[in-house]
RNA sequence: CUCAUCAAGACCGGCUGAGGGACUGGGCCCGACGAAGCCGGGGCAACCGCCGCGAAAGCGGAAGACAGGUGCCAAAUCCCACGGAUGCCGCGAGGCGGUCCGGAAGAUGAG
Numbered sequence: 001c002u003c004a005u006c007a008a009g010a011c012c013g014g015c016u017g018a019g020g021g022a023c024u025g026g027g028c029c030c031g032a033c034g035a036a037g038c039c040g041g042g043g044c045a046a047c048c049g050c051c052g053c054g055a056a057a058g059c060g061g062a063a064g065a066c067a068g069g070u071g072c073c074a075a076a077u078c079c080c081a082c083g084g085a086u087g088c089c090g091c092g093a094g095g096c097g098g099u100c101c102g103g104a105a106g107a108u109g110a111g
Stems, first nucleotide, its partner, number of pairs: 001111006011041005019030003024081004042073003047069002050061004077105001082102005087096003
């Protein structure tokens, strides 16, 4: 840089000791009933891998997990932020984790 995916799922112990939820701003949360980090163990998932078809792209499959490479285990990527369309509530200002499409940023995998 390209492509795919991102509302599902999955936590205990030890050391340590005050922060953490990527960055900026705002919101909202988590945290001395122990944050982040490190170590050990456990688990989840099915991207690669594996099997079938196929020229390929791709589609499908499993015991679906003994583990072969990763990944992940509060909350939608915690929510919003930029552009467009639109629903409901309210006399109104305005509100509703509103809805849909796209973009940006990020994470993970493969190349």
Source information:
RNAcentral holds the sequence, with entries from MGnify. SAM riboswitch aptamer (S box leader) from a soil metagenome, 111 nucleotides, folded computationally. The coordinates come from a structure-prediction model, not an experiment, and the mean pLDDT is 80.